[in-house]
RNA sequence: ACCUUAUCAAGAGCGGCGGAGGAAACAGGUCCUGUGAAGCCCGGCAACCUGAUCGGUAACGAACAAGGUGCUAAUUCCUGCGGUUUAUCCGGAAGAUGAGGA
Repeated sequence: ACCUUAUCAAGAGCGGCGGAGGAAACAGGUCCUGUGAAGCCCGGCAACCUGAUCGGUAACGAACAAGGUGCUAAUUCCUGCGGUUUAUCCGGAAGAUGAGGA
């Protein structure tokens, strides 16, 4: 990199280092940012996998958060394709993350 599958409207710092950019890619918007971006550390959130605990014959459910990931502005910031047209809504595509596979 590819395939399958689940989830993507909730949640999470007035910390330290850092220094200019950032919100996946392309296009168009709209935003964040020296009252300090990205990145790193710490903290935190969540509970997908492992784990131990409780209930259950089991499937499974509940609660925990030690380990492995993940996440920590805005719905995956919005639109880009289709369903009917303005709006809206639904679905898709693309993407992100987990688990499994080859």
SAM riboswitch aptamer (S box leader), 102 nucleotides, folded computationally. It matches the Rfam family "SAM riboswitch aptamer (S box leader)". Gene Ontology term of the family: regulation of gene expression. From the family's description: The SAM riboswitch is found upstream of a number of genes which code for proteins involved in methionine or cysteine biosynthesis in Gram-positive bacteria. It was read from a public genome assembly, where an Rfam model found it.